[in-house]
A computed fold for a 74-nucleotide RNA from Chaenotheca gracillima, annotated as transfer RNA. Model confidence (mean pLDDT): 83 of 100. RNAcentral holds the sequence, with entries from ENA and MGnify. RNAcentral records the identical sequence in 6 taxa. Rfam family: tRNA.
RNA sequence: GCUCGAGAAGCUCAACCUGGUAGAGCGGAACUCUGAAGAUGUUUAGGCUGUAAGUUCAAAUCUUAUCUCGAGCA
Numbered sequence: 001g002c003u004c005g006a007g008a009a010g011c012u013c014a015a016c017c018u019g020g021u022a023g024a025g026c027g028g029a030a031c032u033c034u035g036a037a038g039a040u041g042u043u044u045a046g047g048c049u050g051u052a053a054g055u056u057c058a059a060a061u062c063u064u065a066u067c068u069c070g071a072g073c074a
Base pairs, nucleotide, nucleotide: 001073002072003071004070005069006068007067010026011025012024013023020057028044029043030042031041050066051065052064053063054062
């Protein structure tokens, strides 16, 4: 230098192919329970989907550029 993959809640990851209400588990908070905790159960908060632009009625998803990390080729 070229090619490919990944980037989304505090963490690990679905959703992307086929555009249409942003989700799960763990973690956090409250309640329940307990002498007090833990576990269980119920409820709940937390995201402008790496950044910028384009297409579209509508973009996490499609297109382009760019940043970070990883792998391969030279």